[in-house]
RNA sequence: UCAGACGGCCGGAUGGCUGCGCUCGGGCGGGCAACCGUACGGGUGAGGAAAGUCCGGGCUCCACGGAGACACGGUGCCGGUUAACGGCCGGCGGGGGCGACCCCAGGGAAAGUGCCACAGAGAACAGACCGCCGGCCCGGUUCGCCCAUUGGGCGCACAGGGCGGCAAGGGUGAAACGGUGGGGUAAGAGCCCACCGCGCGACCGGCAACGGAAGCGGCACGGCAAACCCCACCGGGAGCAAGACCAAAUAGGGGUGGCAUGCCGGGCAACCGGCAGGCGCGUUUCCGCGCUGUCACCCGGGUCGGUCGCGCGAGGCGUUCGGCAACGAGCGUCCCAGAGGAAUGGCCAUCUCCUGCCGCAGGGCAGGGACAGAACCCGGCUUACAGGCCGUCUGAUCCG
Numbered sequence: 001u002c003a004g005a006c007g008g009c010c011g012g013a014u015g016g017c018u019g020c021g022c023u024c025g026g027g028c029g030g031g032c033a034a035c036c037g038u039a040c041g042g043g044u045g046a047g048g049a050a051a052g053u054c055c056g057g058g059c060u061c062c063a064c065g066g067a068g069a070c071a072c073g074g075u076g077c078c079g080g081u082u083a084a085c086g087g088c089c090g091g092c093g094g095g096g097g098c099g100a101c102c103c104c105a106g107g108g109a110a111a112g113u114g115c116c117a118c119a120g121a122g123a124a125c126a127g128a129c130c131g132c133c134g135g136c137c138c139g140g141u142u143c144g145c146c147c148a149u150u151g152g153g154c155g156c157a158c159a160g161g162g163c164g165g166c167a168a169g170g171g172u173g174a175a176a177c178g179g180u181g182g183g184g185u186a187a188g189a190g191c192c193c194a195c196c197g198c199g200c201g202a203c204c205g206g207c208a209a210c211g212g213a214a215g216c217g218g219c220a221c222g223g224c225a226a227a228c229c230c231c232a233c234c235g236g237g238a239g240c241a242a243g244a245c246c247a248a249a250u251a252g253g254g255g256u257g258g259c260a261u262g263c264c265g266g267g268c269a270a271c272c273g274g275c276a277g278g279c280g281c282g283u284u285u286c287c288g289c290g291c292u293g294u295c296a297c298c299c300g301g302g303u304c305g306g307u308c309g310c311g312c313g314a315g316g317c318g319u320u321c322g323g324c325a326a327c328g329a330g331c332g333u334c335c336c337a338g339a340g341g342a343a344u345g346g347c348c349a350u351c352u353c354c355u356g357c358c359g360c361a362g363g364g365c366a367g368g369g370a371c372a373g374a375a376c377c378c379g380g381c382u383u384a385c386a387g388g389c390c391g392u393c394u395g396a397u398c399c400g
Stems, first nucleotide, its partner, number of pairs: 001396010012351007020045006027038004047371001051382002054380005059239004072235005077091005092106001093104004107230002112228002114224003129170002131166004136162003140158002143155005178196006197219001198217003203212003243308004253299007261276006277292006315334008353368006
């Protein structure tokens, strides 16, 4: 200098005018009340992801005597960390990269069941299509020898059929029941041998996952558990529209007190039906319709309405100590949005960053500044993101 790996951080700045939410102050107004509204002044007002709502917890209500079992769901190498986690840290194993480093749904396939498409002869205690072989059988041909009458017999070789042996080679497949070499054999084969691989493994190291390993074994044990299943561990349900409090009018419930109603029938009674009475309306009698206790005060529940939950927290920053780290402990310091259809906006100026154009240059002009928007809170994960900064490390090249 170029190419790359990993980790951390920022995510426009300052000022002016104006608008909005919340909050504090004193003022005014509304409401029976609970409380609310409003102008003025002061303070304050989005994120690294506020997002997806995937995982874990706080908080709230419901259910539940304790423990266990079963079912269902989740997690799945080991150790640590934490309020908890499927997160994070450190390690182990496997895979990739020259390397820094990255990736892994990473328990069990000798508990059982099941599946392995297509192709292929054969897909799990396998199989023989081509091929290789003949210590066998059948008939045939050439050649040689023998007996010899056209013919018969024996032997070598060749081709064919039958029967059998083999699994080396070819071929199929994602996968074919160890690999290479030698011996061996009719041809072959862990059939035998050497090396490699594989399995078991005394013992050693490590908390563990796991690593190393004397020795033993001719090789047995294919793959799939994001198939059922087995093993270990975890899990009660619903969610801030959770839930809590204050509290009208009207109707209805209960209590106390005042005033006001009698008769008949049924029924044990509560009560029901009828008549009269009373009250109200139609001006009044008759008549008709409706109601049958009424008034005052108090109590309690719910509704309209209002408030709380709701911002001091597993909190931020700095520093010291323990730990490789995640993280923990101590001390100091700070207070940092809380709406309720939902505020956090707009305009201007100067600067800054990026891109393009012009210019020898100082510079000038134009355009642009991402992803996105709190809704009970917190810890994570995942996803989106213009532009930029810092640190550590790797490889290559050059110079000293």

This is a predicted structure of a 400-nucleotide RNA (Bacterial RNase P class A) from a Pseudomonadota bacterium. The coordinates come from a structure-prediction model, not an experiment, and the mean pLDDT is 75. Taxonomically the source falls in Pseudomonadota (Bacteria, Pseudomonadati). The model forms 93% of the base pairs in the Rfam consensus. It was read from a public genome assembly, where an Rfam model found it.